[in-house]
Context: one part of a larger RNA
RNA sequence: UUGGGCGUAAAGGGCGCGUAGGCGGUGCGGUAAGUCACCUGUGAAAUCUCCGGGCUCAACUCGGAGCCUGCAGGCGAAACUGCCAUGCUGGAGUGUGGGAGAGGUGAGUGGAAUUCCCGGUGUAGCGGUGAAAUGCGUAGAUAUCGGGAGGAACACCUGUGGCGAAAGCGGCUCACUGGACCACAACUGACGCUGAGGCGCGAAAGCUAGGGGAGCAAACAGGAUUAGAUACCCUGGUAGUCCUGGCAGUAAACGGUGCGCGUUUGGUGUGGGAGGAUUCGACCCCUUCCGUGCCGGAGCUAACGCGUUAAACGCGCCGCCUGGGGAGUACGGUCGCAAGAUUAAAACUC
Numbered sequence: 001u002u003g004g005g006c007g008u009a010a011a012g013g014g015c016g017c018g019u020a021g022g023c024g025g026u027g028c029g030g031u032a033a034g035u036c037a038c039c040u041g042u043g044a045a046a047u048c049u050c051c052g053g054g055c056u057c058a059a060c061u062c063g064g065a066g067c068c069u070g071c072a073g074g075c076g077a078a079a080c081u082g083c084c085a086u087g088c089u090g091g092a093g094u095g096u097g098g099g100a101g102a103g104g105u106g107a108g109u110g111g112a113a114u115u116c117c118c119g120g121u122g123u124a125g126c127g128g129u130g131a132a133a134u135g136c137g138u139a140g141a142u143a144u145c146g147g148g149a150g151g152a153a154c155a156c157c158u159g160u161g162g163c164g165a166a167a168g169c170g171g172c173u174c175a176c177u178g179g180a181c182c183a184c185a186a187c188u189g190a191c192g193c194u195g196a197g198g199c200g201c202g203a204a205a206g207c208u209a210g211g212g213g214a215g216c217a218a219a220c221a222g223g224a225u226u227a228g229a230u231a232c233c234c235u236g237g238u239a240g241u242c243c244u245g246g247c248a249g250u251a252a253a254c255g256g257u258g259c260g261c262g263u264u265u266g267g268u269g270u271g272g273g274a275g276g277a278u279u280c281g282a283c284c285c286c287u288u289c290c291g292u293g294c295c296g297g298a299g300c301u302a303a304c305g306c307g308u309u310a311a312a313c314g315c316g317c318c319g320c321c322u323g324g325g326g327a328g329u330a331c332g333g334u335c336g337c338a339a340g341a342u343u344a345a346a347a348c349u350c
Base pairs, nucleotide, nucleotide: 004321005320006319007304008303012318014201015200016199017198021194022193023192025088026087027086029084030083031082033081034080035077036076038074039073040072041071042070048066049065050064051063052062053061054060091191092188093187094186095184096183097182098181103177104176105175106174107173108172109171110154115149116148117147118146119145120144121143125136126135162169163168206247207246208245209244210243211242215241216240220236221235222234223233258317259316260315261314262313263312266295267294268293269292270291271290272289273288274287275286276285299306300305323350324349325348332343333342334341335340
């Protein structure tokens, strides 16, 4: 390089925006770079293939033809690709009118519960476990009532439900703000798809500076268990968990399934919208668009299974794989305060 692949065997980038590049709807006209036809020149010889000849044959060698699949020039063709010009509306976008949503950011605010503090009642236990003990309690605990402080999380609603590109998002109110969807078909007129680099976002844990600290809880201490018990269980408990600014950039970042478009039998549930039929109106019913589940047909698959939300049938573009271990390691580079991240081998070995 050709070829084969990526749900689970090795393999989809964590996710998006987008640069270069690749690819690109439809009509008419032009052009002739690609493309195609013909002609001319050139493409040394040897080699190679075929035919014929010479050494008794062969190797070898001589002659002829082919070949040299290419390049350049000339003259043409105009379907396709490109380019130029001009249209179109189906792709894409805008507009108008709507309803839905834990989408994001900031500010404010509410109740339940835990803990702590103060006070009342009250007395000997409480707590905890398989059983215990450490622990707490006559300096009055636990229980119970009243008051107060503070932090964190938001029961029911809650749904196989919704929103978001992913990470993720859940009390209530307000302000600012992103996206999707439906109806209408007024406007633009291919403005599109993908996307190496790049840029941004990115759970938890972790780092840095400042705050905060109720509960929980790595580390740690003690009590048990045990042969031991650096664990599982219990009593405590510090980082952390929370807020603000900055860093880090990972994950079973999973649907283990990249994004976009087109084509292809069905059944049933559910979220958002529109229309129809009926009706006083609504529901039931029918149609349609978008989302989200289950079951299954053809087809696909090694099987499991997937199955209009494809893993079916096709096209465009990107990423990635190439036996196991060594190893996602070493070295070097880049990034980081560090922890480390990223890029990424080889010897050797089976």

Small-subunit ribosomal RNA, central domain from an uncultured bacterium, 350 nucleotides, folded computationally. Its mean pLDDT, the model's own confidence on a scale to 100, is 89.